The RNA shown here (small-subunit ribosomal RNA) has 1506 nucleotides and comes from a marine eukaryotic metagenome. The sequence is in RNAcentral, with records from MGnify. Model confidence (mean pLDDT): 84 of 100.
[in-house]
């Protein structure tokens, strides 16, 4: 000294800015749900709207007169009762005190209202309390009564009587008050002394104790007035004031004063915020806050203000809620003439609202009025009642009790789980119900308690009477199932729901809090997000275009002085209550007592004087002069120059010229363009010229003069702090633009033409007018920029460059060092969110000024001021969003750039797009043409064989535990199976002769039988089954970038971080292939090998072949190549080049193998699987049809179109497979397909298979729709097969279509490849132009890398990150909300003129009335109505202000799903883009002009750096 937590939300991810949001206290609150009990407090916040009823101020008879009812005693009675007296003392009334207190509310009120502290020499005080002195002696009314009268009431009049502490003279009286006079004192009216002066008092009552009454003084306590300072918002309110500001002078007040009047005088107030508007009772204090703050101002308490609006006086010591008099509005009575009223007292009603009690007891306390007192009266107040509205304590029980009942949920079906939770067993009684006792609160000896038989205490009963409600996605503690399927809901924020949703609903479970929990409001907190404590302004918001300056703020060095500021001390006060601490009372708390303590920019008085300030003296370093130099596109005027373009005149000369990406419009045979001579005019001034140079910015460049402003440098010679910044305020101020006059050669907005385009109100050409120039005014804005505000000090260096001074040198300029000044770059600390700045600071500090506080709306609207306009300045809200921003990282992308691969282009060769058929897919058809695949990366794909079958489809017929599996289970030996028979297309149904095997155990010799069982059948139930759905719930598999070179990791190091480096750099490769180099160092998934075919050798087997070895051949080992050798290029090394040698050279070719991904690719229809839906069907079977359809459209093929062909004839060469339900030989037959045959072969051996065709060789065809081409139809035929009609392949004869080389475009291929030729395989009875393989013949071209496509790496720009098939702008069209402007229209506020004025004070008048005083009387003096007037509330009537509501129409503006038009911006965004300003255009925009880089490239050029 006790006190300070932060979380979500922008982004693929970071930083930082910056907003919203949420988690915390709180409430006079209210709603939902829910409720045991006690204790304290709290309870109409809205209509200061209205009130029915009742109660809330009276009291005194010891102030006064009368005096009712009762009662008693006389008397009279017509017995009904009257009459007197006396008792009694009601009701009113005269009169005194008190109705100014208490109680209540918060409209007004920005004010000396309220807080605090002072003033009062400028006041007052009643009841109380001290002190002093008095209380004589008279007078006339007049209410009550009585009687008469108007009235509907209310109420009034007239006439008569009466009292008093009512009222009135008189007397006396002061140290009161008034006059004079004097002293204090700064002055008065204060206070003190004197005066022969004047003026002014009183009530009585009594029990006889006293209580009252008049004067004067004091004094407590209450209170007027008055000053300092303090506490809201708006400048889109800037000026306000006429009693206004002071003076005299009189009134008037208790009292000061322009409070009031009369004169005078012109003052007052205000940027330190007048004055207008808008809100508001103010404090203690409450409530949060660490705190400094900030909110608020219920309940208690002090103060004020208000009483149905509004105005006014009386009375009183004091003024008005429950008092009076006017006006008004409402609301009652009435007899229509009048009347009556005032709950913001207490309780209660009605209205309004989301919402706030009882018409209660009682005066016992406490306090108040009055009384001597007893006591009355007190909705102040004790107390009870209502309401979880809040604080505060208390219970619903405690203990045992299952490997843990039922139930419920979940569940991988074992099980968890609710959960010792319940049941059950034992305890206990606080709450509650029963009884029984029984208070304090009473001051007072006695009486006296509403509360209350309440609190408390005892004693019985019995777990008995007592839990709920939010919430479980993050933030935030708590999870699982169901249902739902962008629905229905949910949300505080981010967000959830579109079929497995921990986010919705519901259940279970599980957390939180608790007689409550939630919600929603409002108000601090968080929030350093108005930042005084404690923020910022180069790029997030944010520096005024500059410059000059007046207030103002802030200011060098040295002395002395004052004490204003500061510091310190005392002393006053700061109300009580609340706070905090301690101590105590209620069983604890809450609550409530006592004590301290704390708290003011406050007064007051004393000391300090170091700082600040003030007065005085002084100094020079700050700033100024002054005198010698010095630079210069500083400013203004005059004038003068040449180049160059353009016109015009001439001259030569001929047909173009001129523009562009290519054109055309335009010029031009009337002579252009070129060209050369004159000539006129206008404007600008190449080169010098340089990140040089001046200016405060704008901004200023030919040359000469004049006239001027600033600046640098050196001397240190005078002044002596004269300085700095600067609201308001003046001035200067690019372009465009406006006025008025000129000027007008180029350029050129607008326009008009020519092109582009889909369009082209554009970019690109031709023309062109404002305008660009000038004078002169006016405008006042720019991305007016370093996006950086002036001003000083300070805090390493390098290194250019301009001006000047110095040193050194030197013959001299030059060169070198110092130093001022200005203007660049690099960079240390430091600063920064980073970027970056870095003595020209964005660093460390001062002082001034100016701005900023989320985005849209809005550089906008309304006012207001400037302007001639155009506009400028100044500047909102409503409404909407949960972001909008900075930088920087990682990507992707660019019609950016370097580099670099690929049949990617070129360069070639074939070919696809036309044809006909063939298969695939689309559409279309159809009862079904199942299904899937859909750019590349679907379409001769799944399908490597759809006539049945396949088979998923479609009509049609059956089956139902099922074709097919496990399992329980019923029945079953004449079972099971069953040839035949019926009925059908069959599936399937029915019929039925014949008839079993196994195992145990009993009987029996045995044969065989009984029982059981098991298999099978059969019941039933579990279940099976599906090519049903969902590939976007999945495993696995595959395609694709891309066989591309390329992704990462650990360590280290940078970075705040996302991340970076490593992996980039220089070389080189087919390659992250290597080498070098390097804050990296390694490593790991790829490459690249290893592996397999193949191409050369060598060695070993070897069946086959008619023999033998050779070879060839087959298949195992093996060797070979590794840039190993040479040269050469490089510093050097990788590596590349040449060349030997080699069968083969630089991975030989050619597979196999596909990184880290990515495309919610593809695939539930191969296979597996979640999770859904079907179960006499969506499952099974069966016959038939479909999948072959056919106006068309695409994709991959085949065959062609001929002559390098085509026919016939003949003649060679192949490699690879494949075969027993299979290959099929020799022969035979058949034109043929084939067939008949039957031999060999499970196959180097036989066979498919003479194996080949292209080729070769020979002959006809001679360019024609042909001896090209087969399409397509007819016939005959041959094989598969149960079966060839829908719907099969072959043959033969026969027919003989398009088609004559293929538009725009596209596709393969770089060598044994293309390409042409055939073979052979899988599938498979049968069916190949497809497919996967195989040899045969066997080219052309590659100059390159500018393009196009795809892809690497490195950089750059991004407004992109579902990443350019991205993002995104305006106009229109619909919806829907807020909001301007509008002819007007309705309604408030406050003011102004002028009329017209109620009450009532104030004057006045004195005609009318009058009891005290005068006077004998007349009558006076006072008075009282009445009338007038001054003010005056409200009232009208007038023209302005401000303020809001509504308003046809109109304007933009947010926001809405996939509307419409383009394509403006973001990449160099495709015309680089923004500001200002014109204009012009659907529109975004465009174009003119002058600015900036916050433009990409490229090349120069300056500086730096290594």
């Nucleotide at each position: 000294a006790c006190g300070g937590a932060g979380a979500g939300u922008u982004u693929g991810a970071u930083c930082c800015u910056g907003g919203c949001u949420c988690a915390g206290g709180a409430c006079a609150a209210a709603c939902g749900c829910u409720g045991g009990c006690g204790g304290c407090g709290u309870g109409u916040a809205u209509u200061a709207g209205g009130c029915a009823u009742g109660c809330a101020a009276g009291u005194c008879g010891a102030g006064c007169g009368a005096g009712a009812a009762g009662c008693c005693a006389g008397c009279c009675u017509u017995c009904g009762g009257g009459c007197u007296g006396g008792u009694g003392g009601a009701g009113a009334g005269c009169g005194g005190c008190g109705g100014a207190c208490g109680g209540g509310u918060g409209a007004g009120u920005a004010a000396c209202a309220c807080g605090u502290g002072g003033g009062u020499a400028a006041c007052c005080u009643g009841c109380c309390c001290c002190g002093g002195a008095g209380u004589g002696g008279g007078g006339g009314a007049u209410a009550a009564c009585c009687c008469g009268g108007c009235g509907a009431a209310a109420g009034c009049c007239g006439g008569g009587c009466u009292a008093a502490u009512a009222c009135c003279g008189c007397a006396u009286a002061a140290g009161a008050c008034c006059c004079c006079c004097g002293a204090u004192g700064a002055g008065a009216g204060a206070u003190c002394g004197g005066g022969u002066g004047g003026u002014g008092a009183a009530a009585g009552c009594u029990c006889c104790g006293g209580c009252g009454c008049c004067c004067c003084g004091g004094g407590a306590g209450g209170g007027g007035c008055c000053c300092g300072c303090g506490g809201c918002c708006g400048a889109u309110u800037a000026g306000c004031u006429a009693g206004u500001u002071g003076g005299u002078g009189a009134g008037g007040u208790a009292a000061c004063g322009g409070c009031c009047c009369a004169c005078c005088a012109a003052g007052g107030c205000g940027a330190c915020g007048a004055u207008c508007g808008g809100u508001a009772g103010c404090u203690g204090g409450u409530c949060u806050g660490a705190g400094a703050g900030g909110a608020u101002g219920a309940u208690c308490a002090g103060c004020c203000a208000c009483a149905c609006g509004g105005g006014g006086a009386c009375u009183g010591a004091g003024a008005a809620c429950g008092g009076c008099c006017c006006c008004g509005a409402c609301u009652c009575c009435u007899a229509c003439g009048g009347g009556a009223g005032g709950c913001a007292g207490c309780a209660g009603c009605u209205a309004a609202g989301a919402a706030u009690c009882u018409u209660g007891c009682g005066c016992a306390a406490u306090g108040g009025g009055c009384g001597a007192a007893a006591g009355c009266c007190u909705g102040a107040c004790g107390c009870a009642g209502c309401a979880a509205c809040g604080c505060c304590g208390c219970g619903u029980g405690c203990g045992g009790g299952a490997c843990g009942a039922a139930g419920g949920c979940c569940u991988u079906c074992g099980g968890g789980u609710c959960g010792u939770a319940a049941a059950c067993c034992g305890c206990u009684u606080u709450u509650g119900c029963g009884a029984g006792g029984g208070a304090a609160g009473a001051a007072g000896u006695u009486u006296u308690g509403a509360c209350g038989g309440u609190a408390c205490c005892u004693c019985g009963c019995g777990a008995a009477u007592a839990a709920g409600u939010c919430a479980c996605g993050g933030c935030u503690a708590a999870c699982u199932a169901c249902g739902u399927g962008c629905c229905a809901g949910c949300a505080g924020c981010c967000g959830c729901g579109g079929u497995a949703a921990u986010a919705c609903g519901u259940a279970g479970g599980u957390g939180g809090c608790a007689a409550g929990c939630g919600u929603u409001g409002u108000c601090c907190g968080g929030a350093u997000u108005u930042a005084c404590u404690g923020g910022g302004c180069g790029u997030a918001a944010a520096g005024c275009g500059c410059c000059c300056g007046c207030a103002g703020g802030c200011g060098g060095c040295c002395u002395g002085g004052c004490a204003a500021g500061u510091u310190u001390u005392a002393g006053g006060u700061g109300a009580a209550a609340u706070c905090u601490c301690c101590c105590g009372g209620c069983u604890c708390a809450a609550c409530c007592g006592g004590g301290a303590g704390g708290g003011g920019u406050c007064c007051u008085g004393g000391a300090a004087a170091a700082c600040u300030g003030c007065c005085a003296g002084g100094c020079u370093u700050g700033a100024g002069g002054c005198a010698g130099g010095g630079a210069g596109g500083g400013g203004a005027a005059u004038g003068c120059g040449g180049a160059a373009u353009u016109u015009c005149c001439g001259g030569u000369g001929u047909a173009g010229c001129g523009g562009u990406g290519a054109a055309a419009u335009g010029c031009g045979u009337a002579g252009a363009u070129a060209u050369c001579g004159g000539a006129a005019g206008g404007a600008a001034c190449a080169c010098c010229a340089g990140c040089g140079g001046c200016g405060a910015a704008g901004g200023c460049g030919g040359c000469a003069u004049u006239c001027u402003g600033g600046c640098c440098c050196u001397g240190u010679c005078c002044u002596g702090a004269c300085g700095c910044u600067c609201a308001g305020g003046g001035g200067c101020g690019a372009a465009a633009g406006c006025g008025u006059g000129g000027g007008g050669a180029g350029c050129g907005a607008a326009c008009c033409g020519g092109a582009u385009u889909a369009g082209a109100u554009a970019c690109c050409c031709g023309g062109g007018u404002a305008g660009u120039c000038c004078a002169c005014g006016c405008u006042g804005u720019a991305a007016a920029c370093g996006a950086u505000g002036a001003g000083u000090a300070c805090u390493a260096g390098g290194u250019g460059u301009u001006g000047g001074g110095g040193g050194u040198a030197u013959c001299g300029a030059c060169c070198c060092c110092c130093u001022c000044u200005g203007u660049g770059c690099c960079g240390a600390a430091g600063c920064u969110a980073a970027c970056g700045c870095g003595a020209u600071a964005a660093g460390u500090a001062c002082u001034c000024c100016g701005c900023c506080u989320g985005a849209g709306g809005a550089c906008u609207a309304c006012g207001g001021c400037c302007g001639c306009a155009a506009g400028g300045c100044u500047a909102a809200a409503a409404c909407u969003c949960a972001a909008a921003g900075g930088a920087a990282u990682u990507g992707a992308c660019g019609g950016g750039g370097g580099c670099c691969c690929g049949c990617a282009c070129a360069a070639g060769c074939a070919g696809c797009g036309g044809a006909g058929c063939g298969u695939g897919u689309g559409g279309u058809u159809u009862a079904a043409u199942u299904c899937g695949a859909u750019g590349c990366u679907a379409a001769g794909c799944g399908a490597a064989g759809a006539a049945c079958c396949u088979u998923a489809c479609c009509a049609a017929g059956g089956c139902u535990u099922g074709a097919c599996a496990u399992g329980a289970u019923u029945g079953u030996g004449g079972u099971a199976a069953g040839a035949a028979c019926c009925c059908g297309a069959a599936a399937g149904g029915g019929u039925a002769a014949u008839g079993a095997c196994c195992c145990a155990g009993g009987g029996g010799u045995a044969a065989c039988u009984c029982u059981g069982g098991a298999a099978g059948c059969u019941u039933u139930c579990a279940c099976a089954g599906g090519u049903g759905c969902u590939g976007c719930a999945u495993g696995g598999c595959u395609g694709u970038c891309g066989u591309c070179a390329g992704c990462u990791c650990g360590u280290g190091c940078c970075g705040u971080g996302a991340g970076g480096u490593g992996u980039u750099g220089g070389g080189u490769u087919a390659a992250g292939u290597c080498c070098c180099g390097c804050a990296a160092c390694g490593a790991g998934c790829g490459c690249a090998a290893c592996c397999c075919c193949u191409g050369u050798c060598g060695u070993c087997a070897g069946u086959u072949a008619c023999a033998u070895u050779u070879c060839u051949c087959u298949g195992g080992c093996g060797a070979g190549a590794c840039u190993g050798c040479a040269c050469u290029g490089u510093a050097a090394a990788a590596c590349g080049g040449u060349g030997a040698g080699g069968a083969a050279g630089g991975u030989g070719g050619g597979g196999a193998u596909g990184a880290c991904g990515u495309c919610a690719a593809g695939u539930c229809g191969g296979c597996a699987u979640g999770g859904c839906a079907c179960u006499u069907a969506c499952g099974u079977c069966c016959a038939g049809g479909g999948c072959u359809a056919c106006a068309c459209a695409c994709a991959c093929g085949c065959u062609a179109c001929a002559a390098u062909g085509g026919g016939c004839a003949g003649u060679a060469c192949a490699a690879a497979g494949g075969g027993c339900a299979g290959c099929c030989a020799a022969g035979g037959c058949g034109c043929g397909a084939g067939c008949c045959g039957g031999a060999g072969c499970g196959a180097a051996u036989c066979c498919c298979a003479u194996c080949a065709a292209a080729a070769c060789u020979g002959u006809c065809c001679u360019c024609a729709g042909u001896u090209c081409a087969g399409a397509u139809u007819g016939c005959a035929g041959g094989c598969u097969g149960c079966a060839a009609c829908u719907c099969g392949c072959c043959u033969g004869c026969a027919u003989g279509a398009a088609g004559u080389a293929g538009g725009a475009g596209c596709u393969g291929c770089u060598a044994g490849u293309a390409a042409c030729c055939g073979c052979a395989u899988a599938u498979c009875a049968g069916c190949a132009u497809g497919u996967u393989g195989c040899g045969g013949u066997g080219a052309a071209u590659a100059c390159g890398u500018u393009c196009c496509c795809g892809g690497g790496c490195c950089u750059u720009g991004u407004a992109c990150a579902c990443a350019c098939c991205g993002c995104c702008c305006g106009u229109c069209a619909c919806g829907u909300c807020a909001u301007g402007a509008a002819a007007g229209u309705u309604g408030g506020c406050a003011a102004c003129a002028c009329c017209u004025g109620a009450a009532g004070c104030c004057g006045c008048u004195c005609g009318g009335c009058u009891a005290a005083c005068c006077g004998c009387a007349a009558g006076g003096a006072a008075g009282c109505a009445a009338g007038c007037g001054u003010c005056g509330a409200g009232g009208g009537u007038g023209g302005g202000g401000c303020c809001a509501g509504c308003g046809a129409u109109u304007g933009g503006g947010a926001c809405g799903a996939a509307g419409u038009c383009g394509u403006a911006a973001c990449a160099a965004g495709g015309u680089a883009g923004c500001c200002g300003u014109a204009g012009c255009g659907g529109a975004a925009g465009c174009u003119g002009c002058g600015g900036c880089u916050g433009g990409a490239u490229c090349a120069c050029c300056u500086c730096c750096u290594u």